The part of an RNA shown here (large-subunit ribosomal RNA, half B) has 1182 nucleotides and comes from a Candidatus Pacearchaeota archaeon. The full RNA is in RNAcentral, with records from ENA. Its Rfam family is "Archaeal large subunit ribosomal RNA". On this family, see Yusupov et al., Science 2001: "Crystal structure of the ribosome at 5.5 A resolution". Its family is annotated with ribosome and structural constituent of ribosome in the Gene Ontology. Its mean pLDDT, the model's own confidence on a scale to 100, is 81.
Context: one part of a larger RNA
RNA sequence: ACCAACCAAGGGAACUCGGCAAAUUAGUCCUGUAGCUUCGGCAGAAGGGAUGUCUAUAAAUGUCUCUUUAGAAAUAGAGAGGCAUUUGUAGAUCUCAGUAACAAGGAUGGCCCGACUGUUUACCAAAAACGUAGCUGGGUGCAAAUCCGAAAGGACUAGUAUACCCAGUGAGACCUGCCCAGUGGUGGUGUGUCAAACUCCUUUUCAAGGGAGCUAAGCCCCAUCAAACGGCGGGGGUAACUAUGACCCUCUUAAGGUAGCGUAAUGCCUUGUCGUCUGAAUGGCGACGUGCAUGAAUGGUUUAACGAGGUUGUCACUGUCCCUGGUUGGAGCCUUCUGAACACACCUCGUGGUGAAAAGGCCACGGACACCUAGUGGGAAGCGAAGACCUUGUGGAACUUUACUGCAACCUGUUGUUGUAAUUUUAAACAAGAUGCAUAGAAUAGGUAGGAGCGUAGAUCUGCUGAUUUCGGUCAGCAGGGAGCAAAAGUGUAAUACUACCCAUUUUGUUUAAAAUUGCUUACUUCAUUAGAAGGACAGCAGCAGGCGGGCAGUUUGGCUGGGGCGGCGCCCUGUCGAAAAAAUAUCGAUAGGAACCAAAGACAAGCUCAUCCGGCUUGGAAACCCGGAGUUGAGUUCAAGGGCAAAAGCUUGUCUGACUGCAUUCUGAAAAGCAAGGAAUGCAGGAGUGAAAGCUGGGCCUAGUGAACCCACGUGCUCUUUUAAUAGGAGCCGUGUCUGAUAGAAAAGUUACCCCAAGGAUAACAGGCUUGUCGCGCCCGAUAGCUCACAUUGACGGCGCGGUUUGGUACAUCGCUGUCGGCUCUUCCUAUCCUAGCUGUGCAGAAGCAGCUAAGGGUGUCGGAGUUCACGCAUUAAAAGGGAUCGUUAGCUGGGUUAAGAACGUCGCGAGACAGUUUGUAUGAUAUCUACUAGGUGUGGUAAUUGUCUGAGUGGAACGAACCCGUAGUACGAGAGGAACCGGGUUCGGGUGCCUCUGGUGAGCAGUUGUCAUCUGGCAGGCUGCAUAGCUACGCACCAAGUGGAUAAGAGCUGAAUGCAUCUAAGCUCGAAGCCACCCGCAAAACGAGACAAUAGAGGCCGUCGUAGAACACGACGUCGAUAGAGUUGGGGUGUAAGACACAAGCUUCGGCGAGUGUUUCAGCCCACAACUACUAAAAG
Repeated sequence: ACCAACCAAGGGAACUCGGCAAAUUAGUCCUGUAGCUUCGGCAGAAGGGAUGUCUAUAAAUGUCUCUUUAGAAAUAGAGAGGCAUUUGUAGAUCUCAGUAACAAGGAUGGCCCGACUGUUUACCAAAAACGUAGCUGGGUGCAAAUCCGAAAGGACUAGUAUACCCAGUGAGACCUGCCCAGUGGUGGUGUGUCAAACUCCUUUUCAAGGGAGCUAAGCCCCAUCAAACGGCGGGGGUAACUAUGACCCUCUUAAGGUAGCGUAAUGCCUUGUCGUCUGAAUGGCGACGUGCAUGAAUGGUUUAACGAGGUUGUCACUGUCCCUGGUUGGAGCCUUCUGAACACACCUCGUGGUGAAAAGGCCACGGACACCUAGUGGGAAGCGAAGACCUUGUGGAACUUUACUGCAACCUGUUGUUGUAAUUUUAAACAAGAUGCAUAGAAUAGGUAGGAGCGUAGAUCUGCUGAUUUCGGUCAGCAGGGAGCAAAAGUGUAAUACUACCCAUUUUGUUUAAAAUUGCUUACUUCAUUAGAAGGACAGCAGCAGGCGGGCAGUUUGGCUGGGGCGGCGCCCUGUCGAAAAAAUAUCGAUAGGAACCAAAGACAAGCUCAUCCGGCUUGGAAACCCGGAGUUGAGUUCAAGGGCAAAAGCUUGUCUGACUGCAUUCUGAAAAGCAAGGAAUGCAGGAGUGAAAGCUGGGCCUAGUGAACCCACGUGCUCUUUUAAUAGGAGCCGUGUCUGAUAGAAAAGUUACCCCAAGGAUAACAGGCUUGUCGCGCCCGAUAGCUCACAUUGACGGCGCGGUUUGGUACAUCGCUGUCGGCUCUUCCUAUCCUAGCUGUGCAGAAGCAGCUAAGGGUGUCGGAGUUCACGCAUUAAAAGGGAUCGUUAGCUGGGUUAAGAACGUCGCGAGACAGUUUGUAUGAUAUCUACUAGGUGUGGUAAUUGUCUGAGUGGAACGAACCCGUAGUACGAGAGGAACCGGGUUCGGGUGCCUCUGGUGAGCAGUUGUCAUCUGGCAGGCUGCAUAGCUACGCACCAAGUGGAUAAGAGCUGAAUGCAUCUAAGCUCGAAGCCACCCGCAAAACGAGACAAUAGAGGCCGUCGUAGAACACGACGUCGAUAGAGUUGGGGUGUAAGACACAAGCUUCGGCGAGUGUUUCAGCCCACAACUACUAAAAG
């Protein structure tokens, strides 16, 4: 030093992130209690007073005894007395102090959040999170909904809508606005779409297959729902000062944020602005409001009470602090015994340098005798853990979703289990009917055939009813009535009466089939289980099919990259430069392009010459067309650039399709291995175009204009093939087309702070190295300002450096780990000096300044808010300088910030989640081996003697630093106002050293006192309270004085040349600073040059008693020739008057006595670490 306690003068939160910790308060009784309020409460608000003991008395309660009354008694009443308890009153009395110990709330104001009691991350988060009553929405009629299960079955529930389930919100109060475009829920609808089954068609038949039709849910569509998920604008102008904008215009939306609240747990800017609290406030509170990015059950705003929640004041209180000190116990230290773990290459110094850029080991220099002990934690980039941050991995996991692909569940259709009946509808067949209007024509002519008849078995016609209609009529039935209708003629494509058949439409009936509806009961189900009841061909179950489907599962979620992400594409191809005169050659180097276009912009042949300029000509101009001339490319050539091109590769015209087929080779793609697609070139053959011909032509003047395999389609193509006579079909080859731009070509979204693994310093964040744009500081130039005047001061535009404290760049070291901001503590260094010392210039009168030079000895502080470094502020000060040391310092402290797991707000995201946005909360390991340092020892050397006394090479120190006041002096100076200095004296502050006389603290001790204990002259609570010796201490005291010398810096000079002058300098000389060296105080012969002197023949050690010393050791005193320690005596000191005895005492008394307390004995008693005396004890002997 540490841990656990105790005490502290004066101040009183100045400490600190923060009153953390500690202290204060405390029981009971009385009194008293603001404001708020949900009237319950907050409340023990706050605040104030009392409290012991003894004596007496009064009352009450309990209990017991006695007397008495009533009663037979139990018992009840009255009275008296004893004991105990409680309360009151009065008196007495003691102390510093009476809940005397123990036990036992600090109080209060403002704000945020959550209403409350409650719950939670066993083991870092107790909270604002969860829950909650209340509110709201949704589902559900019981064989219910919801949930578990493969099912059987089960929970809810032996409950039944005042019930249960799900979801949101979160007491109460006042409220809860607008939006249905998106997503979602619910409902509905149909010329949409839509599977299987079914029907039909079809592939010559069958079958698989193909097509069409019908069709459920779903989708689409139409509504509705926001206490469903969610959302809730911009621009311009405008009022008679300005400002603002009630108002207007415009764009736009589904709607454009209402009431409230608002710099907030939400506000970036931001420490917003104002007020208030403070000396000072990044804080608190109250306001303001264009609110980056508030806002109404993802609830808004308030709110009494409550909270180990967060934040900020005030009072009280204090060792939190100024500023530390003392005491006790433990541990440590020492002795003895027992005795691990981790770890284990070491012969384990400093500084500078080097070096994989941060060395105990290398190089240089310096230091260094060996060993032990205690301590401190600077280093061993110390130990612990194959870094958790970051990157990478064709690693993992968890979670999410409108990623990909599936599965359960659910919805729906259909089939089976699965029967029966009726009605309706539809379809088909059959039967019986009805109807059929161009024009002409009597008139409503279906067609064809027969046909000269048909009709009293009742026609034309009339009336009524019904159906139908082209509104003219037609048909049927009934009644009346009693003879007509056809033919002929005529009209017309067709001629009617009547009969038969047929067509179209349609009516009725029957049968079959289907659908729907309604019944039935026997399958089946449920309840009862004895009967039966309810449901019922539904449901359930099973198959098939469509939909929906993060409920569940498996996966994916590119690359390059001056880390990664965001961005970009430098991911395929081309030109030029870079590219360093062969080739090749990189960068997220520079500069341009491409993923086409053209049936002519292609092939051949012939002819021609362009751009521009000059001269000329009506309109006509600078520029239209024409003529003449010059015209080596200055034009054009589809498109970049480069290369190329003039009787052409350009322009025009003519004829054409070679923008061919097959084969082979070369080059490139791709340097020096291999390599595909693609591209280019050459040759041969075939058959063409053009040209008189030679020839040229396998697209474009050349270099970009591209794409594997699988599958599919196409082809007057070729080959093979099942049965066969042939097709059809199938397969292969060739060619063409459709794709992979991440372009030699997977089918593919996110989050992780809940995370995991592997690897990486191949790669980021901290620190280091390099660099120094940036930063900081200088220098050169000297425009401008300074009345004049560059250089008293200012110093533009520019230029050149230094530093390595900023911020960057880089990625060299470290990812089998170098602890990250700030503060505290402590040390040292630098100077680019803030003060103090010396000096120079001044636009220096003095004073105060400004600028500069020398100088690093010393100093450079307190407080407010903020985590802050920084910055700001208040008041001081001589000054409140700047930096380095792994942004010094975490095996030193703290842990406020950053940067984990919980939670909240704003914003973003569908979501999981995210945010150099905010807020709250949240574990800081360890016994020190080496080295280093601080101390203390032992041994050896020197030494070929011991002891003692010294010297001082060297080394440490700041041992001092500064201010104020007085005198000088109201002097010098100055017109005045003002106003010094040398020198002398005093005081204070800071620092250092020592001490304890005083003061203060602590303190053995003494005394008082509470509770309690075998009654007690005493213990225990290491109780509380008061005082206090020695010692140790600071808050106390003393000293660090006065001054001097030497060598210097800047500077001031003397003499004095070079340079006959001048010149502080060149030779020489004199001064000159808090700085340097001494003087002063320590250490020091292990100073390897190891020293000197003196004395002596012995000197030490062990051992014992000890302390002026002390962890051990050492040091010092003493050891009988002795006061070393103990004991004793005396003195001194502390406390404050012991015990016992006697007397007194308020009163009471049964007269025996009881009684807190008081006085005397008694400056007593008790105690002592002090001093003296005294050998009683121990220091014998060895």